[in-house]
Molecule: Bacterial RNase P class A
Organism: Candidatus Riflebacteria bacterium HGW-Riflebacteria-2
RNA sequence: CAGGGCAGCUGGUCGGUCGCGUUUCCCCCAUGGGGAAAUGAGGAAAGUCCGGGCUCCAAAGGGCAUGGCGCUGGGUAACACCCAGGCUUCGGGGGAGAGAUCCCCCGGGGACGGAAAGUGCAACAGAAAACAAACCGCCGAUGGUCGCAAGACACAGGCAAGGGUGAAAAGGUGCGGUAAGAGCGCACCGGAGCGUCUGGCGACAGCGCUUCUGGUAAACCCCGCCGGAGCAAGACCGAACAGGGGGAUGAAACGGCCCGUUUCGCUACUACCCCGGGUAGGUCGCUAGAGGUCAGAGGUAACUCUGAUCCCAGAUAGAUGACCGACGCCUCUUCGGAGGUACAGAACCCGGCUUACAGGCUGCCCUGCUUU
Numbered sequence: 001c002a003g004g005g006c007a008g009c010u011g012g013u014c015g016g017u018c019g020c021g022u023u024u025c026c027c028c029c030a031u032g033g034g035g036a037a038a039u040g041a042g043g044a045a046a047g048u049c050c051g052g053g054c055u056c057c058a059a060a061g062g063g064c065a066u067g068g069c070g071c072u073g074g075g076u077a078a079c080a081c082c083c084a085g086g087c088u089u090c091g092g093g094g095g096a097g098a099g100a101u102c103c104c105c106c107g108g109g110g111a112c113g114g115a116a117a118g119u120g121c122a123a124c125a126g127a128a129a130a131c132a133a134a135c136c137g138c139c140g141a142u143g144g145u146c147g148c149a150a151g152a153c154a155c156a157g158g159c160a161a162g163g164g165u166g167a168a169a170a171g172g173u174g175c176g177g178u179a180a181g182a183g184c185g186c187a188c189c190g191g192a193g194c195g196u197c198u199g200g201c202g203a204c205a206g207c208g209c210u211u212c213u214g215g216u217a218a219a220c221c222c223c224g225c226c227g228g229a230g231c232a233a234g235a236c237c238g239a240a241c242a243g244g245g246g247g248a249u250g251a252a253a254c255g256g257c258c259c260g261u262u263u264c265g266c267u268a269c270u271a272c273c274c275c276g277g278g279u280a281g282g283u284c285g286c287u288a289g290a291g292g293u294c295a296g297a298g299g300u301a302a303c304u305c306u307g308a309u310c311c312c313a314g315a316u317a318g319a320u321g322a323c324c325g326a327c328g329c330c331u332c333u334u335c336g337g338a339g340g341u342a343c344a345g346a347a348c349c350c351g352g353c354u355u356a357c358a359g360g361c362u363g364c365c366c367u368g369c370u371u372u
Base pairs, nucleotide, nucleotide: 001368002367003366004365005364006363007362008361009360010359012327013326014325015324016323017322018321020040021039022038023037024036025035026034027033028032042343046354047353049352050351051350052349053348054230055229056228057227067226068225069224070223071085072084073083074082075081086112087110088109089108090107091106092105093104094103095102096101113222114221118220119219120216121215135163136162137159138158139157142156143155144153145152146151171189172188173187174186175185176184190212191211192210193209194208195207197206198205199204234284235283236282237281244275245274246273247272250269255267256266257265291310292309293308294307295306296305297304298303328341329340330339331338332337
């Protein structure tokens, strides 16, 4: 210098015309109309995945079912988030050792409680997949057969070192040992269990002893923790109209009851008054907040504390827009200009996570080339 990766920040500016929401104020011919000023989307406003505030419901305590979460310490209102750490695993580089293996550096991943409570599962391949097994193979000491013997046979049997299969084959390396072998023995390595041990708040690490024990819990299961619903929460006001309850009034007419008829009586019911519930609609909840900015202090950090300062959308089918001009930026260019300018729009609020995103800035890293 060119290309690329990761992280953080940013993510157009100015003017004109018309228009919209909210708040305040003013004017008029005033249940209405007009005008002025201020203010009016994001880093994700998105997905609605997790956690909380707030509201209502439930709740002595416990159990059952279903589901979620799960290393340790810290942060926080809380979290499945963040910070720091432990362990583990993968990739790259380097080193020690005969080797198994171990150590160091750089970068990434981990639903990371329990497999020594119990049950289950393991396709395909393979002889065998958990009370191990024997395809190829090794041995055949011992026993058997043959042989005078050396030995032969590979019959009884022994073995699991080597080959092969598999994601995984019942610890690994070396020496001894043996007929061949084998934790059969020893040393080292690795794993597991145990500990009046050492270090650490702890996860855990170290040391010592014992021992050789497969994997799987985003399989059942065991242990621990976790109330439900949501602003269409919820509170208040409340028509028209149609029901409901009560009172008072009338018994003339039309009905009902008094077994058919009439009279009397009662009554539905009607006009009037009162009460109450619901619906439409309206008001609140509603935005001053786990709030922003700056400075100082504490802390490795996440974050917290103190002080100063600022006020920054609130619609209700949903305002935050449309057009024009100039500039900036990008691409192309016949150098006149032409085209483009990301992702995307609040709905009770906040903390996270995830996803989308043109261009720009900063830092770190990788690769290639050039120069010293």